[in-house]
Molecule: transfer RNA
Organism: Bacilli bacterium
RNA sequence: GGGGAUAUAGUUUAAUUGGCAGAAUACAUGUUUUGCAUACAUGUGGAACGGGUUCAAAUCCCGUUAUUUCCA
Numbered sequence: 001g002g003g004g005a006u007a008u009a010g011u012u013u014a015a016u017u018g019g020c021a022g023a024a025u026a027c028a029u030g031u032u033u034u035g036c037a038u039a040c041a042u043g044u045g046g047a048a049c050g051g052g053u054u055c056a057a058a059u060c061c062c063g064u065u066a067u068u069u070c071c072a
Stems, first nucleotide, its partner, number of pairs: 001071007010025004019055001027043005048064005
């Protein structure tokens, strides 16, 4: 320099190929306990960035960034 892959919650990740973004864990609060832990209930918190297509985009298209891999 060229080709490919990945980017979703603090972390690990799902979404059946365009139609309401979920789960586990962590965190906060409450109940339970003499207290802690466990358990249970509730809650907070999210689509890498910028455009385009579409009534509608996590999903399709283009570019950028970051990580990773292959070739030279």